[in-house]
Context: one part of a larger RNA
Molecule: small-subunit ribosomal RNA, central domain
Organism: uncultured Bordetella sp.
RNA sequence: CUGGGCGUAAAGCGUGCGCAGGCGGUUCGGAAAGAAAGAUGUAAAAUCCCAGAGCUUAACUUUUGAACGCAUUUUUAAUCAUUUCUGAGCUAGAGUGUGUCAGAGGGAGGUGGAAUUCCGCGUGUAGCAGGAAUGCGCAGAUAUGCGGAGGAACACCGAUGGCGAAGGCAGCCUCCUGGGAUAACACUGACGCUCAUGCACGAAAGGUGGGGGAGCAAACAGGAUUAGGAUACCCUGGUAGUCCACGCCCUAAACGAUGUCAACUAGCUGUUGGGGCCUUUCGGGCCUUGGUAGCGCAGCUAACGCGUGAAGUUGACCGCCUGGGGAGUACGGUCGUAAGAUUAAAACUC
Repeated sequence: CUGGGCGUAAAGCGUGCGCAGGCGGUUCGGAAAGAAAGAUGUAAAAUCCCAGAGCUUAACUUUUGAACGCAUUUUUAAUCAUUUCUGAGCUAGAGUGUGUCAGAGGGAGGUGGAAUUCCGCGUGUAGCAGGAAUGCGCAGAUAUGCGGAGGAACACCGAUGGCGAAGGCAGCCUCCUGGGAUAACACUGACGCUCAUGCACGAAAGGUGGGGGAGCAAACAGGAUUAGGAUACCCUGGUAGUCCACGCCCUAAACGAUGUCAACUAGCUGUUGGGGCCUUUCGGGCCUUGGUAGCGCAGCUAACGCGUGAAGUUGACCGCCUGGGGAGUACGGUCGUAAGAUUAAAACUC
């Protein structure tokens, strides 16, 4: 390389958009691109291959032949089919318009109550917290009442619920804004799918300078525990950080450990959104369509299990794997203020 694979054995990029590239619905017409065979030109020689020859053999040297890519041209399949290019169409893919609908989708601004902490005042007295000790407390704590300040998070509703490409998103209100579903028609007429490089987004932690700082809390300090230790688990404190605006970092068990798109292949039961029909009507039944869960036939699988949301049967395109360790490391490149990220070996060893 071929082949075989990628839920759990090695292997799906964290996610999307998308240029090049690859692939592409349906009807009619035209050309004949690709395929096969031949011819011509060219493809230096050597190398490689076949058959010989020469060094005693071999390596080696050498003589013919064959082979090698590209271009032009002829013929065949071909008066059919497939495919390519091209012309004209079509509407089943894709999209636009109209009506309706659900939603923690995103951004900005405003606002509410509970709770913790702190401050002031009052009632009240000896404990509070904890297994204990450190700690706090008669200079009046804990508890309880009133008032005030400030920050962060939003109980119940709440759910196998909803939305989003993923990360993720939850008090309430307003403004701006993205996507989706559905119903019936109208319109465009293949405008599509995938996508190396690229671009954008991307939890938490971390980093820069500036704000903010209630609670929690790496580091740190103290007290305990301890079978030898206890640089821990536990307790009392406590700084970065957690929060905001700007701009970085770009990684996660970024998981469904399952790439995206399309088609086909038994059903049953919940739940969520839309639509239709029927009805004995405040309820119910049936049908249809989009999601989200639990079972399950065929089939698949090493088994576990998956099973119309496939890990079944197929197609298009991309990514990735090729024994364990060394190692996701070294060196080099790119990016970053840094931390580091990304790309990515070998010796050696079993």